[in-house]
Molecule: c-di-GMP-I riboswitch aptamer
Organism: Anaerolineae bacterium
RNA sequence: GACCGAUAAAGGCAAACCCGGCGAAAGCCGGGGACGCAAAGCCAUGGAUCUACAGCCGGCUUAGCCGGCCAGGAUAGCCAGGUUGCCGAA
Numbered sequence: 001g002a003c004c005g006a007u008a009a010a011g012g013c014a015a016a017c018c019c020g021g022c023g024a025a026a027g028c029c030g031g032g033g034a035c036g037c038a039a040a041g042c043c044a045u046g047g048a049u050c051u052a053c054a055g056c057c058g059g060c061u062u063a064g065c066c067g068g069c070c071a072g073g074a075u076a077g078c079c080a081g082g083u084u085g086c087c088g089a090a
Stems, first nucleotide, its partner, number of pairs: 004088002012037002017032006035077001041083003045080003048075003055069006
């Protein structure tokens, strides 16, 4: 230095759930809270999944309503990939 990852040390993050806020929703942000995590730091490039405001298509009893399609939305704590980084037993 590369891999690797301990019943090590120092620290870190924070699922569900609750409260407040934002959002059409998925979900996100702040506080509480810890299921877990060695990248559970960061990046939506590929796949996957979630949502469907707007848009498009169709129908109707047409100020609109209903149905279908769709990511320009979301998940980095789904997988792959990229990138940065703490510690050092075997």